[in-house]
RNA sequence: ACCCCUGUAGCGCAAUGGAUAGCGCGUUGGAUUUCUAAUCCAAAGAUCGUGUGUUGAAAUCCCACCUGGGAUG
Numbered sequence: 001a002c003c004c005c006u007g008u009a010g011c012g013c014a015a016u017g018g019a020u021a022g023c024g025c026g027u028u029g030g031a032u033u034u035c036u037a038a039u040c041c042a043a044a045g046a047u048c049g050u051g052u053g054u055u056g057a058a059a060u061c062c063c064a065c066c067u068g069g070g071a072u073g
Stems, first nucleotide, its partner, number of pairs: 001072001003070003007066001010025004027043005049065003053061001
């Protein structure tokens, strides 16, 4: 330089253009227990990498850029 992949909650990941963006772990509060652990109930936590375009509607599609990884030279 060129090509491919990746980016979503504190961490690991889902989500065929239909919207209140979910799941597990973790965190916080409560129940239970003599206490802890375990178990159960509940809650908080995301401007979906950035910008732009398409669409009645975009995490999802187009384009550019950025982060990380890989292949070729």